Molecule: transfer RNA
Organism: Nostoc sp. FACHB-110
């Protein structure tokens, strides 16, 4: 260069047009004489940017960052 994929919580993922979510960490509480482990709760994100399309978009379509991986 050309193509393909990936970008959503601190990480790691899910999420096939209408309710943003698991796990792990964190933070509180409970249990312990304490720690651990276990149970419950709780904080945190407008989905990489910017446009379209639709009554509605992480989700469909453009373009554009980055980061991979394959051709040249």
């Nucleotide at each position: 260069g050309u193509u393909u994929g990936a970008u959503u919580a601190g990480c790691u993922c899910a999420g096939u047009g209408g309710g943003a979510g698991a796990g792990c960490a964190a933070u509180u509480g409970a249990c312990u004489a304490a720690c651990a482990a276990u149970c419950a709760a709780u904080u945190g994100g407008g989905c990489g940017u910017a446009g379209g399309u639709u009554c509605g978009a992480u989700u469909c379509c453009u373009a554009u960052a980055u980061c991979a991986a394959a051709c040249a």